[in-house]
RNA sequence: UCUCGAUAAAGGCAAAACUGAUGAAAAUCAGUGACGCAAAGCUACAGGGGCUAAGGUGCAUUUGCACUAUGCCAGCCAGUUACCGAA
Numbered sequence: 001u002c003u004c005g006a007u008a009a010a011g012g013c014a015a016a017a018c019u020g021a022u023g024a025a026a027a028u029c030a031g032u033g034a035c036g037c038a039a040a041g042c043u044a045c046a047g048g049g050g051c052u053a054a055g056g057u058g059c060a061u062u063u064g065c066a067c068u069a070u071g072c073c074a075g076c077c078a079g080u081u082a083c084c085g086a087a
Base pairs, nucleotide, nucleotide: 004085005084012037013036017032018031019030020029021028022027035075041080042079043078047077048076049073050072051071055068056067057066058065059064
């Protein structure tokens, strides 16, 4: 240095739920909270996959149905950077 991850050390992040706000929604932000995480750091135009359907298109007019991302998710896989140093 690379791989690897310990009943090590120093730390870090924060699921669900609740409250408030934003948004058409998915979801996001803040507070409380802690399910868990060795990358639960960053990246959505490296890539794959997933969610939503405002707007648009088509069909219906029973006020709906289907398709579609420019919207969203990295705590889905992944790319990339990184603390410590037992076996």
Molecule: c-di-GMP-I riboswitch aptamer
Organism: Neobacillus rhizosphaerae